Transfer RNA from Holophagales bacterium UBA2201, 78 nucleotides, folded computationally. The sequence was found in a public genome assembly. The source organism's lineage runs through Bacteria, Pseudomonadati, Acidobacteriota, Holophagae and Holophagales.
RNA sequence: GUCGCCAUCGUCUAGCCUGGUCUAGGACACUGGCCUUUCACGCCGGCGACAGGGGUUCAAAUCCCCUUGGCGACGCCA
Numbered sequence: 001g002u003c004g005c006c007a008u009c010g011u012c013u014a015g016c017c018u019g020g021u022c023u024a025g026g027a028c029a030c031u032g033g034c035c036u037u038u039c040a041c042g043c044c045g046g047c048g049a050c051a052g053g054g055g056u057u058c059a060a061a062u063c064c065c066c067u068u069g070g071c072g073a074c075g076c077c078a
Stems, first nucleotide, its partner, number of pairs: 001074007010028004020058001030046005051067005
């Protein structure tokens, strides 16, 4: 340099292929309440994310392009 893969709550991940009840779901963590003599467990609730930009579309986490970062394969120079 070329090509391929990856990037989603604090963490781990589902959803992406095939756009549409997704103003994005789950587990753990955190947090309010209930329960309990207390703690833990359990129950109910809350909090919290699509790497950035652009395009296509009625509609984009999803499709396309560029950029950023990470990983891999191949190649070039010395």